[in-house]
Context: one part of a larger RNA
């Protein structure tokens, strides 16, 4: 920008890519065949291999965004608590996510027209013959069946809904975000609001924390009573 009003949604499906595997076992049968040694077709039915494709429940991996635990320094005046540097400092776990060794599925079955080849009719050529007319079977190949994209398919398609018949429709900057993302884009939302963040509840991981008390042992350090010191000193009273 086109697809002769603007717009949202959901289709067809021209056409295009994709896949399309391989192997063992077990019956069928130790049958058919074969002196025997060996051993089928054919149908069934099980398992792998690689490949693909999707997922994270399960078994692990990361998991510098979470815990802990420890070494050296430095810092917050010491202590105790702690941050900070040393590859994340170094070891010991880890949630989501992302992941593959983990876990699910996929290859099928089917139909059509074939090649080799195999026939049925059957003449040219009174037989014969699959082919000359005619009709069949036939393959991991082909066209469909599977799966995805997909109307710039310039032949620009179909259906539904809205909106005005002259002003609505719908878009876009801008904010909060995302299992979306290299920027874009895509997708939630924007107070008529659960979009991030908080706050409340779960769940997971880590592994029993500061911080308070209580108990033992030792060792230092302060001091109230009590007890030495001492029936002393001093003061008072009194004989």
């Nucleotide at each position: 920008c086109g697809u002769a009003g603007g717009a949202u949604u959901c289709c067809u499906g021209a056409g295009g890519a994709g896949a399309a595997u391989c192997u063992c076992c077990c019956c069928u049968a130790g049958u058919a065949c074969g002196a025997g040694a060996g051993g089928a077709u054919u149908g069934g039915g099980g398992a792998g291999g690689a490949c693909g494709c999707a997922c994270c429940c399960c078994u692990g991996g990361u998991g510098u965004u979470c815990c802990a635990g420890u070494u050296g320094g430095c810092c917050u005046g010491c202590u105790a608590a702690g941050g900070c540097c040393a590859c994340c400092g170094c070891u010991g776990g880890g949630u989501a996510g992302c992941u593959a060794a983990g876990u699910g599925c996929g290859g099928a079955a089917a139909g059509g027209a074939u090649a080799a080849a195999c026939g049925c009719u059957g003449a040219a050529a009174g037989c014969a013959u699959c082919u000359a007319a005619g009709c069949g079977u036939g393959a991991a190949g082909c066209c469909u069946u599977c799966u995805u994209c997909a109307a710039g398919a310039u032949u620009a398609g179909g259906a539904a809904u809205c909106c005005c018949u002259a002003u609505c429709a719908g878009g876009c900057u801008c904010c909060u975000c995302g299992u979306a993302g290299a920027c874009u884009a895509c997708g939630a939302g924007g107070u008529c609001g659960a979009u991030a963040g908080g706050c409340c509840g779960g769940a997971a991981g880590u592994g029993u924390a500061a911080g308070c008390a209580a108990c033992g042992a030792c060792c230092u350090g302060g001091c109230a009573a009590c007890c030495c010191c001492a029936g002393g000193a001093u003061a008072g009273u009194u004989g």
Molecule: large-subunit ribosomal RNA, domain VI
Organism: Planctomycetota bacterium